Predicted 3D model of a 74-nucleotide RNA (transfer RNA) from Phycisphaera sp.
């Protein structure tokens, strides 16, 4: 001090290229089941998508800035 990835539920990541209802698994809660735990099966909680700012009717997604982490380079 230049380049690039990475950031989205408690965790592990899709969803982004091609704007249109935030999503899967695990994991938590509750039920039924069971002597009780497990294990199965139904239901439900849980993210203003790191942060501001722009452009659109409409942004996780497009633009600009910051901010953290990690690579490479000097």
């Nucleotide at each position: 001090c230049a380049g690039g990835g990475c950031g989205u539920a408690g965790c592990u990541c899709a969803g982004c290229u091609u704007g249109g209802u935030a999503g899967a698994g695990c994991g938590c809660g509750u039920g039924u089941u069971u002597u009780g735990g497990g294990u199965a099966c139904a239901c439900g909680a849980g993210g203003u998508c790191g942060g501001a700012g722009g452009u659109u009717c409409a942004a996780a997604u497009c633009c600009u800035c910051u901010c953290g982490c990690c690579c490479u380079g000097a």
It matches the Rfam family "tRNA". Its Rfam clan is "tRNA clan". From the family's description: Transfer RNA (tRNA) molecules are approximately 80 nucleotides in length. The prediction has a mean pLDDT of 82. Taxonomically the source falls in Phycisphaera (Bacteria, Pseudomonadati, Phycisphaerae, Phycisphaerales).